[in-house]
RNA sequence: GGGGUCAUAGCUCAGCCCGGGAGAGCAAUCGGCUGAAGACCGAUGUGUCAUGGGUUCAAAUCCCAUUGACCCCA
Numbered sequence: 001g002g003g004g005u006c007a008u009a010g011c012u013c014a015g016c017c018c019g020g021g022a023g024a025g026c027a028a029u030c031g032g033c034u035g036a037a038g039a040c041c042g043a044u045g046u047g048u049c050a051u052g053g054g055u056u057c058a059a060a061u062c063c064c065a066u067u068g069a070c071c072c073c074a
Base pairs, nucleotide, nucleotide: 001073002072003071004070005069006068007067010026011025012024013023020057028044029043030042031041032040050066051065052064053063054062
């Protein structure tokens, strides 16, 4: 220098291919239970979907650029 994969909740990730309600598990918070705590039961999502721009009635999803992490070629 060229190419590829990834970036979504506090953590691990699904959803992206094929555009339309932002989700799961764990953690956390509140309540129940207990003398108390753990376990267990019930309730609660806290998020500019890496950043900027474009297309569209509508973008996490499609297109372009950029940033960061990792990998391959030279």
The RNA shown here (transfer RNA) has 74 nucleotides and comes from an archaeon.
Model confidence (mean pLDDT): 84 of 100.
Its Rfam family is "tRNA".